[in-house]
RNA sequence: GGAGUUAGCCAGGCAAUCGCUAUUAGAUCUUGAAGAAAAUAAUCAUAUUUUUCUUCGAAAGAAUUCUGGUAGAGGAAAGUCCGGGCUCCACAGGGUAAAGGUGCCAGGUAACGCCUGGGAGGCGCGAGCCUACGGAAAGUGCAGCAGAAAAUAUACCGCCCGGCGAUUAAUAUCGUCGGGUAAGGGUGAAAUGGUGCGGUAAGAGCGCACCGCGUGUACGGUAACGGACACGGCAGUGCAAACCCCACCCGGAGCAAGACCAAAUAGGAAUCCAUUGGCGUGGCCCGCGCUGGGUUCGGGUAGGUCGCUUGAGGUUCAUGGUGACGUGGAUCCUAGAUGAAUGAUUGUCCUAGACAGAACCCGGCUUAUGGCUGACUCAAUUU
RNA sequence: GGGCCGUUAGCUCAGUCGGUAGAGCAGCUGGCUUUUAACCAGUUUGUCGUGCGUUCGAUUCGCACACGGCCCACCA
Numbered sequence: 001g002g003a004g005u006u007a008g009c010c011a012g013g014c015a016a017u018c019g020c021u022a023u024u025a026g027a028u029c030u031u032g033a034a035g036a037a038a039a040u041a042a043u044c045a046u047a048u049u050u051u052u053c054u055u056c057g058a059a060a061g062a063a064u065u066c067u068g069g070u071a072g073a074g075g076a077a078a079g080u081c082c083g084g085g086c087u088c089c090a091c092a093g094g095g096u097a098a099a100g101g102u103g104c105c106a107g108g109u110a111a112c113g114c115c116u117g118g119g120a121g122g123c124g125c126g127a128g129c130c131u132a133c134g135g136a137a138a139g140u141g142c143a144g145c146a147g148a149a150a151a152u153a154u155a156c157c158g159c160c161c162g163g164c165g166a167u168u169a170a171u172a173u174c175g176u177c178g179g180g181u182a183a184g185g186g187u188g189a190a191a192u193g194g195u196g197c198g199g200u201a202a203g204a205g206c207g208c209a210c211c212g213c214g215u216g217u218a219c220g221g222u223a224a225c226g227g228a229c230a231c232g233g234c235a236g237u238g239c240a241a242a243c244c245c246c247a248c249c250c251g252g253a254g255c256a257a258g259a260c261c262a263a264a265u266a267g268g269a270a271u272c273c274a275u276u277g278g279c280g281u282g283g284c285c286c287g288c289g290c291u292g293g294g295u296u297c298g299g300g301u302a303g304g305u306c307g308c309u310u311g312a313g314g315u316u317c318a319u320g321g322u323g324a325c326g327u328g329g330a331u332c333c334u335a336g337a338u339g340a341a342u343g344a345u346u347g348u349c350c351u352a353g354a355c356a357g358a359a360c361c362c363g364g365c366u367u368a369u370g371g372c373u374g375a376c377u378c379a380a381u382u383u
Numbered sequence: 384g385g386g387c388c389g390u391u392a393g394c395u396c397a398g399u400c401g402g403u404a405g406a407g408c409a410g411c412u413g414g415c416u417u418u419u420a421a422c423c424a425g426u427u428u429g430u431c432g433u434g435c436g437u438u439c440g441a442u443u444c445g446c447a448c449a450c451g452g453c454c455c456a457c458c459a
Stems, first nucleotide, its partner, number of pairs: 002378009012349007020072008029061002032056008074355001078366002081364005086254004093286004100249004104118005119133001120131004134245002139243002141239003156185002158181009193211006212234001213232005219226002258306004268297006277291004299458003313332008350353001384455007393408004402439001410426005432448005
């Protein structure tokens, strides 16, 4: 240098100008107090009111504008595939042969279908990787075509034995009938353990050895499971990402949830269901609450505030654990929009920049995607 | 933002417990007709949206992706 495996990191940089969103500080505006001056009712004084100026004060408010500071997308913000928080449905309670999901074992976690470690099986020369991995002896179903036979097995060809017939000197051979045989051929994705020896008329777990399989025992391991020993000639092949059985889990809806303020209107019409009922969001029953409900048409408003970002949060140190992760200390605050901001232009540098843009918030998975680094493996070459 | 469906012939749609997919219209050929239409007879047409998996075998079962469509504010 090549081909790979695995773990982690980054997400163009800098400068100038002009903008956008949030927030903060100040100015400006409104409101206050004191003083002075001017105007006003024939004149003067006083009072009242108004205006202007100066000084002081900022408790409260407002949104218009201006200025300055600070902050401003992601590793996937995506798909919406899982799991939670939060909100409402009275509580989210009990039951269930509804529907759905999960499925080797142990652990982690708020929880999970996620993650970690292990077991078994499979792939790879290897580093390593993958697995929807409970039950087919509870039952039902399916296995097209081909093939003799496709699930309580079966005799098409072949092999062997016997009877009869033909032929022959005879055996052999041929034809036919009856029986034995799953070794061989052929079909298929799959043909009722595999290899070898013995055995036999030919064969066959018929017998034996090894391998595989099943059952049992004790041992190791928390367990999945493992190796050992003994026994059994071997039993019903596969499909459960077919129905199903077993064990476990699960109430529904979703921030357009929901709460408050303001505004406006015709508190309406048609139709269906029901009033031994109906509704309370998605099975059904019990229980609880409410008293009509659903659909379509029509009418009105389409403004604001909260929810809205401090959270199972980040960084770092110590510590327990193989690890996922846990515990304790210190420290940090890091978008919150609502026509919806995070940008544009110019210059410059380099390795020339992929996928892609938050919308209630987290933990995962999956998908899209550029580059860099470490460790390890393989093959060959060189030193 | 959230929720839910669909994709099969040129078009509109069927297709259920997995075994090589059809109907109508359209198209093509022939007949009838002077000709066209209508009518009659015959006939063609599919990567079942894509990929991976389960299975001997997938339109059908599972997962992922792509594309298209629908619904959701408040008041009375």

Two RNAs folded together computationally: RNase P RNA and transfer RNA, 459 nucleotides in total.
Rfam match: Bacterial RNase P class A. The family's RNA type in Rfam is ribozyme. Rfam's curators write: Ribonuclease P (RNase P) is a ubiquitous endoribonuclease, found in archaea, bacteria and eukarya as well as chloroplasts and mitochondria.
Model confidence (mean pLDDT): 76 of 100.